Context: one part of a larger RNA
Molecule: small-subunit ribosomal RNA, central domain
Organism: metagenome
RNA sequence: UUGGGCGUAAAGGGCGUGUAGGCGGCCCGAGAAGUCUGGUGUGAAAUCGCAGGGCUCAACCCUGCGGGUGCGCUGGAAACUGACGGGCUUGAGUCCCGGGGGGGAAGCUGGAAUUCCUGGUGUAGGAGUGAAAUCUGUAGAGAUCAGGAAGAACACCGGUGGCGAAGGCGAGCUUCUAUUCGAGGACUGACGCUGAGGCGCGAAAGCGUGGGGAGCAAACAGGGUUAGAUACCCUGGUAGUCCACGCUGUAAACGAUGUGCACUAGGCGUGGGGCACGUCGGUGCUCUGUGCCGUAGCAAACGCGAUAAGUGCACCGCCUGGGGAGUAUGCUCGCAAGGGUGAAACUC
Repeated sequence: UUGGGCGUAAAGGGCGUGUAGGCGGCCCGAGAAGUCUGGUGUGAAAUCGCAGGGCUCAACCCUGCGGGUGCGCUGGAAACUGACGGGCUUGAGUCCCGGGGGGGAAGCUGGAAUUCCUGGUGUAGGAGUGAAAUCUGUAGAGAUCAGGAAGAACACCGGUGGCGAAGGCGAGCUUCUAUUCGAGGACUGACGCUGAGGCGCGAAAGCGUGGGGAGCAAACAGGGUUAGAUACCCUGGUAGUCCACGCUGUAAACGAUGUGCACUAGGCGUGGGGCACGUCGGUGCUCUGUGCCGUAGCAAACGCGAUAAGUGCACCGCCUGGGGAGUAUGCUCGCAAGGGUGAAACUC
C1' cells in the first nucleotide's frame, strides 16, 4: 500500500543479452474494439434521499416521488488509444571512405632483474634488526667476472591518458576477432526503448585432474619482543600465486548514483575526429569521450550541477525501526567450501 522514497540516513539487481509483458515517431484512409453520447430494457421488495401521513412524540410503520456505480439491446460522434490498409524519414539499422585504442583469443620473440648451477679472481665475514638472535661462511660464503638453467612479471613511455557492458586490460611482432568515432552519400523503412523469468559473462580466494614452481608467501617451524605474544619484527617455509581443462558465482563487484530518450547559463584542461579562415605561429566552429570550477534549479546538509543528485517521459530492480539474522526452516544449485531464496518467537 490511491502515499513516500533508493550518492552518504533502509533501499540500484555485479554486468550484459534477450522471452513474456509494459511503453512507443510523422502523414493519409477506412472501420468503430476502447472512449464519449442519445434512446430503451434491466437494475425485485426492504434499505437510501426528498415530500406527505399513522401510532400523544420518537424509534418504528405506511404512501408517493427520486436516485441507483453497473449490465444488455439499439442509434450516433471520431479527437485520442488499439486493430486494419497505404505512405514517409527525423528514431533504429546496413554498406562505402578515413581514423583511434593496455578490447578479446592464439602463436612467436625480447631485454632488465631474481634465484639456482658450473668455472675464474679473492679472503673473512655475510645476512638481518630499534638492538639482536635463529640463519649462512675457511668443506671458501658475501663481493666480482664469464658461461648455463628456470619461472614469473614487463622499468622508462605512463598521463588528472586510452579501451571494454561489467569483472577487467600495459614488453614487441604476426594472425584471427569484436567494438567505437568522424565526414559525406546510398540503402532498409519504426525494424524502437525497457525487460519479470531464462541464458551468458563475471576480481581475488577456494575446489577437481594434469603440468609447472624463480620470486613471493596463508599454514607451520625457529629466533626475537613481551607479564604473556598462538601477533606486529627477523630467519626459514608448504599449499597457493603460473599454465591447460572443468567447477565455484561471491566482493567496499563503488560513481556506494539502473537503462534509454528529450530539454535546461557559462568558463578552463585533456584523448580521438571533422569543417572554415589564416599574415601559416594559430584562431573560430562542430561531433564524441574524459576531468575541474560553476549559473539556474535541486538537496537535511555534505554536495550535484549538459558525464545532474536539475526538468520530464518509458520500463525494470529495490526499501519500510534496531537486534535476533542474511540466522533457522523448506526448496534449489554446488564435488566440497558454500551460494540463491529467506522467516518467526523473543527483545529494545